This is a predicted structure of a 509-nucleotide part of an RNA (small-subunit ribosomal RNA, 5' domain) from an uncultured Elusimicrobia bacterium.
It matches the Rfam family "Bacterial small subunit ribosomal RNA". Gene Ontology terms of the family: ribosome and structural constituent of ribosome.

Context: one part of a larger RNA
RNA sequence: AGUGAACGCUGGCGGCGUGCCUAACACAUGCAAGUCGAGCGGAGUUAUUUUUAUGAAGUUUAUAUAUAACUAAGCGGCAAACGGGUGAGUAACACGUAGAAAACCUACUUCAAAAUGGGGAAUACCUUUGAGAAAUUAAAGUUAAUACCGCAUAACACCACAAUGUGGUCAUCACAUUAUGGUUAAAGCUUUUUGCGUUUUGAAAUGGUUCUGCGGCCUAUCAGCUUGUUGGUAAGGUAACGGCUUACCAAGGCUAUAACGGGUAUCUGGCCUGAAAGGGUGAACAGACACACUGGAACUGAGACACGGUCCAGACUUCUACGGAAGGCAGCAGUGGGGAAUUUUGGACAAUGGGGGAAACCCUGAUCCAGCGACGCCGCGUGGAGGAUGAAGGCUUUCGAGUUGUAAACUCCUUUUAGAGAGGAAGACAAAUGACGGUACUCUCAGAAAAAGCCACGGCUAACUACGUGCCAGCAGCCGCGGUAAUACGUAGGUGGCAAGCGUUACUC
Numbered sequence: 001a002g003u004g005a006a007c008g009c010u011g012g013c014g015g016c017g018u019g020c021c022u023a024a025c026a027c028a029u030g031c032a033a034g035u036c037g038a039g040c041g042g043a044g045u046u047a048u049u050u051u052u053a054u055g056a057a058g059u060u061u062a063u064a065u066a067u068a069a070c071u072a073a074g075c076g077g078c079a080a081a082c083g084g085g086u087g088a089g090u091a092a093c094a095c096g097u098a099g100a101a102a103a104c105c106u107a108c109u110u111c112a113a114a115a116u117g118g119g120g121a122a123u124a125c126c127u128u129u130g131a132g133a134a135a136u137u138a139a140a141g142u143u144a145a146u147a148c149c150g151c152a153u154a155a156c157a158c159c160a161c162a163a164u165g166u167g168g169u170c171a172u173c174a175c176a177u178u179a180u181g182g183u184u185a186a187a188g189c190u191u192u193u194u195g196c197g198u199u200u201u202g203a204a205a206u207g208g209u210u211c212u213g214c215g216g217c218c219u220a221u222c223a224g225c226u227u228g229u230u231g232g233u234a235a236g237g238u239a240a241c242g243g244c245u246u247a248c249c250a251a252g253g254c255u256a257u258a259a260c261g262g263g264u265a266u267c268u269g270g271c272c273u274g275a276a277a278g279g280g281u282g283a284a285c286a287g288a289c290a291c292a293c294u295g296g297a298a299c300u301g302a303g304a305c306a307c308g309g310u311c312c313a314g315a316c317u318u319c320u321a322c323g324g325a326a327g328g329c330a331g332c333a334g335u336g337g338g339g340a341a342u343u344u345u346g347g348a349c350a351a352u353g354g355g356g357g358a359a360a361c362c363c364u365g366a367u368c369c370a371g372c373g374a375c376g377c378c379g380c381g382u383g384g385a386g387g388a389u390g391a392a393g394g395c396u397u398u399c400g401a402g403u404u405g406u407a408a409a410c411u412c413c414u415u416u417u418a419g420a421g422a423g424g425a426a427g428a429c430a431a432a433u434g435a436c437g438g439u440a441c442u443c444u445c446a447g448a449a450a451a452a453g454c455c456a457c458g459g460c461u462a463a464c465u466a467c468g469u470g471c472c473a474g475c476a477g478c479c480g481c482g483g484u485a486a487u488a489c490g491u492a493g494g495u496g497g498c499a500a501g502c503g504u505u506a507c508u509c
Stems, first nucleotide, its partner, number of pairs: 001508003005505005012380006018373002020338001025336003029333003034078003039075002043071006050064001052062002085291003095215007104208002109204008117151001119149002126141006157183004162178006188196002217263003224254003229251008266288004270281004293314005316327004344370001346369003352366001353364004383413004393404004417450001419445005427436001453498005458479003464493005474481002
């Protein structure tokens, strides 16, 4: 000098930040991922029109049809792989940096070229009959689609076999052009429009994947390690290279330039300190990685081996009719526990951004705000001027006085902030829309009014006397104080320092 601090005493206001460092311990409750009817067929409710019946007629009621709006399920699409959390694991191409991919993928988006023909069989919802305490589930019947499956057509796509040219990092090759043969596609909707989609291909953008050089902890009281191990051939697998996997063949590969083992640990931009070099650190913010009760696995998908998906095993918790089921806060709040220690079961989608939708709009504990905490930084205030050879009181005293001390009283002023009243934003865009918020800010009003403590005073180190105590009680960072005149203990007066804080403790330089 610093801190995500804690503890003790004290505590007026505001702004901006910041707040489980410990048990990656266990979690009650609510919310945190939905949306689309302009993909689809039904059901229900409401309203309206028309028809029929009842009735002499109207009203009413019932039935049927059509239209519109709405609702909740279902099929289907997109999203759910983002955003948010945490740092357990990891000493590793995990991260950082510089490169490589002639070994790769990329939904939505943009640009360009072409196409969008004609069929089929189902199924959920629903109805009926069951099983079960529940979770859930069986059978039969019926129906739709941008759901599913063939067929047609098709290449500048892919495959096979060739040719020519250009280029390269001149190795496995790349690109362009050409010939022959083979393979492969689609879905419709609609306010009817310069619309939205669907299929194939090329280019881009964005995001990712893989590989390599170098860099950053401790330990030799760890000296040898390795059998898919090291290399080759072939096959499989992958988006893709590769012992990635398998079979066979060879016997290699790493290591005092520290292999292998053990310990510890997410990494970085940064942050703290320091004149620098260096040392320490990795909260908040930003980038990357890893994880989601523990372990394992795949499915779907452009993308996951998936925090609020699935399956299996395990531990734990809950329900149970004992036959079986359900769950996962390291999301936001919140609870218990642990701990020296860390907040509200708040408001709003107004802004910024994200998902869905043609849109209206819906969702969004991301986010924006508010609340709590002197936890930190910054700012402001607790009054200003005058006022005695100096009140009272306190303390000291050589008893003369000294000191507290212009301090107070008193006089004259001011009103920041807090308080009361009135007005009242920006943040909002072509229009509408403001949680914050009747907030910030402005004006008016009253009145010095409502607002100071903490630590120290032997030396280091700024600041001294009295009383009490008597090696006791106690102090102490170091030196050291205390055994009857203690500036070092305790109290008081005085003084010094800092100040809404002041000290102590812990840690770092």